Source information
Small-subunit ribosomal RNA, central domain from an uncultured bacterium, 351 nucleotides, folded computationally. The coordinates come from a structure-prediction model, not an experiment, and the mean pLDDT is 85. Its Rfam family is "Bacterial small subunit ribosomal RNA". The full RNA is in RNAcentral, with records from Greengenes.

[in-house]
Context: one part of a larger RNA
RNA sequence: CUGGGCGUAAAGGGCAUGCAGGCGGUCGGUACGCGUUUUGUGUGACAGCGGGUGGCUUAACUACCCGAGUAUGCGAAAGACGGUAUGACUUGAGGGCUCGAGAGGGACACGGAAUUCCGGGUGGAGUGGUGAAAUGCGUAGAGAUCCGGAGGAACACCGAAGGCGAAGGCAGUGUCCUGGCGAGUGACCGACGCUGAGGUGCGAAAGCCAGGGGAGCGAACGGGAUUAGAUACCCCGGUAGUCCUGGCCGUAAACGAUGACCACCAGGUGUGGGAGGUAUCGACCCCUUCCGUGCCGGAGUUAACACACUAAGUGGUCCGCCUGGGGAGUACGGUCGCAAGAUUAAAACUC
Numbered sequence: 001c002u003g004g005g006c007g008u009a010a011a012g013g014g015c016a017u018g019c020a021g022g023c024g025g026u027c028g029g030u031a032c033g034c035g036u037u038u039u040g041u042g043u044g045a046c047a048g049c050g051g052g053u054g055g056c057u058u059a060a061c062u063a064c065c066c067g068a069g070u071a072u073g074c075g076a077a078a079g080a081c082g083g084u085a086u087g088a089c090u091u092g093a094g095g096g097c098u099c100g101a102g103a104g105g106g107a108c109a110c111g112g113a114a115u116u117c118c119g120g121g122u123g124g125a126g127u128g129g130u131g132a133a134a135u136g137c138g139u140a141g142a143g144a145u146c147c148g149g150a151g152g153a154a155c156a157c158c159g160a161a162g163g164c165g166a167a168g169g170c171a172g173u174g175u176c177c178u179g180g181c182g183a184g185u186g187a188c189c190g191a192c193g194c195u196g197a198g199g200u201g202c203g204a205a206a207g208c209c210a211g212g213g214g215a216g217c218g219a220a221c222g223g224g225a226u227u228a229g230a231u232a233c234c235c236c237g238g239u240a241g242u243c244c245u246g247g248c249c250g251u252a253a254a255c256g257a258u259g260a261c262c263a264c265c266a267g268g269u270g271u272g273g274g275a276g277g278u279a280u281c282g283a284c285c286c287c288u289u290c291c292g293u294g295c296c297g298g299a300g301u302u303a304a305c306a307c308a309c310u311a312a313g314u315g316g317u318c319c320g321c322c323u324g325g326g327g328a329g330u331a332c333g334g335u336c337g338c339a340a341g342a343u344u345a346a347a348a349c350u351c
Base pairs, nucleotide, nucleotide: 003323004322005321006320007305008304012319014202015201016200017199021195022194023193025089026088027087029086030085031084032083034082035081036078037077038076039075040074041073042072043071049067050066051065052064053063054062055061092192094188096185097184098183099182100181104178105177106176107175108174109173110172111155116150117149118148119147120146121145122144126137127136163170164169207248208247209246210245211244212243216242217241221237222236223235224234259318260317261316262315263314264313267296268295269294270293271292272291273290274289275288276287277286300307301306324351325350326349333344334343335342336341
């Protein structure tokens, strides 16, 4: 430089925002003529390439002649498409108004059930645990039961194939602050858009730093079992942690293993949110339509499985990534981090 690819074979960045860059709606608008196309002319060394003639016995090879050729300077023409400048438009984008749903985020306050612990009452021998046991707890009164209290964490039912969020994720109740989304309407604006290398922000769990907190659970650790052994699975305990505040880490099977955005291409059936119609006293029911979320299925696609208007179909724009297995997501170097480590990322060798 070029080809083919990325659900499961290697391959979609964890997610967003966004500078540069790339790409970009309508007017048979107007102007320019930069790209673009055609054409004239000049350059376009030698070799090479195509054709012809000749030389080695032929060929390869080689000498000479002619031509093509990419690229490029100058001039001319065209005016579709792209571009630039300018004008206009409303369907893309935004936005006003009227409604609406929601575990979206943050802060504060409150609530009940349960576990554990403490105090008291009753009571008197077990309890607990397992496949069976034992360690453990208990006559210094356990377990059981009743009353009172303390403290931490999580919020049964509702609850759903349900909802919200960019992703991670989000669930007791109330208040305050706050982000996004859908429908209807068509007053406003007038391409203001899409994507996005770097950058920046967010980012489960575990882990780290400082200060709190500590009920239950529970790496490590101790004990009891099991076993040939048992550094396990089971049981009794139990520290860090799990929780809160502030700061780091930046990774996951961060998964739909499926990048974002736009357009087009049969249906059927659920479900969440809205609008309109029909019907009705009214609410349901029913019909149409928009948005979300499931299942089935046709064309088409696919190696198959399967996907199938929520595409893995048909096209377009932009980004990321792959290029046999191992070595290796490793070494070295760089950057980041308190550290753990993260990120970027080879080669020898080997099959």